[in-house]
RNA sequence: UGAGACGGGUAGUCGCGGCGCAUGCCGAGGAAAGUCCGGACUCCACGGGCAAGGAUGCUGGGUAAUUCCCAGGGGGAGCGAUCCCCGGUAAGGGCCAUAGAGAUGAAGACCGCUGAAAAGCAAGGGUGGAACGGUGGGGUAAGAGCCCACCAGGUCCGGGGUGACCCGGAUGCUUGGUAACCCCCAUCCGGAGCAAGUCCAAGCAGGAAGGGUUUGAGGAUGCCCGCCGAAUCCCCUUCCGGGUAGGACGCUUGAGGGAUGCGGGAACGCAUCUCCCAGAUAGAUGACUACCUAAGACAGAAUCCGGCUUAUAGUCUCACUUU
Numbered sequence: 001u002g003a004g005a006c007g008g009g010u011a012g013u014c015g016c017g018g019c020g021c022a023u024g025c026c027g028a029g030g031a032a033a034g035u036c037c038g039g040a041c042u043c044c045a046c047g048g049g050c051a052a053g054g055a056u057g058c059u060g061g062g063u064a065a066u067u068c069c070c071a072g073g074g075g076g077a078g079c080g081a082u083c084c085c086c087g088g089u090a091a092g093g094g095c096c097a098u099a100g101a102g103a104u105g106a107a108g109a110c111c112g113c114u115g116a117a118a119a120g121c122a123a124g125g126g127u128g129g130a131a132c133g134g135u136g137g138g139g140u141a142a143g144a145g146c147c148c149a150c151c152a153g154g155u156c157c158g159g160g161g162u163g164a165c166c167c168g169g170a171u172g173c174u175u176g177g178u179a180a181c182c183c184c185c186a187u188c189c190g191g192a193g194c195a196a197g198u199c200c201a202a203g204c205a206g207g208a209a210g211g212g213u214u215u216g217a218g219g220a221u222g223c224c225c226g227c228c229g230a231a232u233c234c235c236c237u238u239c240c241g242g243g244u245a246g247g248a249c250g251c252u253u254g255a256g257g258g259a260u261g262c263g264g265g266a267a268c269g270c271a272u273c274u275c276c277c278a279g280a281u282a283g284a285u286g287a288c289u290a291c292c293u294a295a296g297a298c299a300g301a302a303u304c305c306g307g308c309u310u311a312u313a314g315u316c317u318c319a320c321u322u323u
Base pairs, nucleotide, nucleotide: 001319002318003317004316005315006314008292009291010290011289012288013287014286016027017026018025019024029298033309034308036307037306038305039304040303041193042192043191044190053189054188055187056186057185058072059071060070061069062068073086074085075084076083077082087184088183092182093181094178095177096176105132110125111124112121113120114119133151134150135149136148137147138146152174153173154171155170156169157168158167159166160165197249198248199247200246206240207239209238210237211236212235218234219233220232221231256275257274258273259272260271261270262269263268
């Protein structure tokens, strides 16, 4: 420097949650956290296409999937082990303050160089974060890839690689930066989330649903009044649908853990054997004692899983680097 592992143990007593219901068994984490990605699952929506919008972005592979992992490529930092970054600026547009002659157009002339002048020039000065390949030589009136050598890049050709790209040769071809500006290219993307959602279901309220029968019991309404009668309503009872409280399911056996073998360079995959490892609903997982020299970090499950990130006393293992 990189990778990995542990995160107190054993015994006893008491207490709590779950299953059994018998004296028995199980009972927080490596991050349970942040909720930043990706999925499973559930409900809703859904003919197809295009566009819009969003996300991702070197190449190949892994995976259920990813912004994750493995391997590789290029660039940068470091003496080194190692670490960090990643599409396109020659499709087009925009922007580049101040300064500066000029900030992209194959441009431009403030000082300057040359020249008698007309004119030529872009080397030097100066400005700037950045100045139109760099250094040196030749050349020239002065200059300039104008020519040459080396270096950097581009283009073309040949070779290698699945690919990113690499190697060699030729050719003066040399034309900023910014895409966390619009944009272009490629791939992907319906919404909400376990308070998802499903089932059962008091009381109260609702129903233009049925019944009130044998002596049947009661109240109200209207027909001048009274009685009978019949009707309707109240009432009683049965039922109906939705559904609150409440209860149950979802709920923990799963892309699960361990061991061995095989395939692969690795991530990972396959096979066999084996294990069951919290499941609450106001929400359990704590306290004490003894021993281990000491027990002390960050921190507490709530649908589940794979990642990432952040926090973490102390300890152990392996590989490599430097002195």
RNAcentral holds the sequence, with entries from MGnify. The RNA shown here (Bacterial RNase P class A) has 323 nucleotides and comes from Kosmotoga arenicorallina.